[in-house]
RNA sequence: CGCUCAUCCAGAGGGGCAGAGGGACCGGCCCGAAGAAGCCCCGGCAACCGGCGUCAGCGCUAUCACCAUGCGCAGACGAUCACGGUGCCAAUUCCGACCCGUUCGAUUUCGCGGGAAAGAUGAGGA
Numbered sequence: 001c002g003c004u005c006a007u008c009c010a011g012a013g014g015g016g017c018a019g020a021g022g023g024a025c026c027g028g029c030c031c032g033a034a035g036a037a038g039c040c041c042c043g044g045c046a047a048c049c050g051g052c053g054u055c056a057g058c059g060c061u062a063u064c065a066c067c068a069u070g071c072g073c074a075g076a077c078g079a080u081c082a083c084g085g086u087g088c089c090a091a092u093u094c095c096g097a098c099c100c101g102u103u104c105g106a107u108u109u110c111g112c113g114g115g116a117a118a119g120a121u122g123a124g125g126a
Base pairs, nucleotide, nucleotide: 001125003124004123005122006121007120008119013042014041015040016039017038021031022030023029026096027095028094043089044088045087048085049084050083052078053077054076055075057073058072059071060070093118098115099114100113101112102111
């Protein structure tokens, strides 16, 4: 960044500074002076990427043809892995918002189910 892909009903908070907001946006509903945002310290959760292990593949070493316990490449799977890079630690992404289906119902609302959009995080791309 009008880009691509994956995931989003699980999980995990204390202290210090600070001093009125915060939950993206709109509506709702919440959180907040028993202290919001932000910053710092410590702790934790998780397992996306790296790393690690296993497996098999391709190439090279290596030719008349073969041969690795070596080197390289890309892949699948795994951990009672958590060493490194991120992330996260009220409420499902807090719920809804747009579309479709569905019980009662004339319809809408409400409820339930599915999808989309938007957003967040990671990995990549330009």

Description:
The RNA shown here (SAM riboswitch aptamer (S box leader)) has 126 nucleotides and comes from Lentzea atacamensis.